[in-house]
Molecule: transfer RNA
Organism: Acidobacteriota bacterium
RNA sequence: AGGCACGUAUGUCAAUGGUAGACAGCCACCCUUACAAGGUGGAAGUUGUGGGUUCGAGCCCCACCGUGCCUACCA
Numbered sequence: 001a002g003g004c005a006c007g008u009a010u011g012u013c014a015a016u017g018g019u020a021g022a023c024a025g026c027c028a029c030c031c032u033u034a035c036a037a038g039g040u041g042g043a044a045g046u047u048g049u050g051g052g053u054u055c056g057a058g059c060c061c062c063a064c065c066g067u068g069c070c071u072a073c074c075a
Base pairs, nucleotide, nucleotide: 001071002070003069004068005067006066007065010024011023012022013021018055026042027041028040029039030038048064049063050062051061052060
């Protein structure tokens, strides 16, 4: 330099173009002498950034940024 894949909550990941979710974690309460385990509830989101298409975009298109893998080049 080129190609491919990925980017969504703190983490790991879902979500036919039609209300953004699960689990773990976190907070509060219950339970316990206490802790763990367990139970109930809650908070937490610029879906990497900017445009485009569409009545409507996490999803489709373009550019850029970042990460990983592969190839090539230099030495």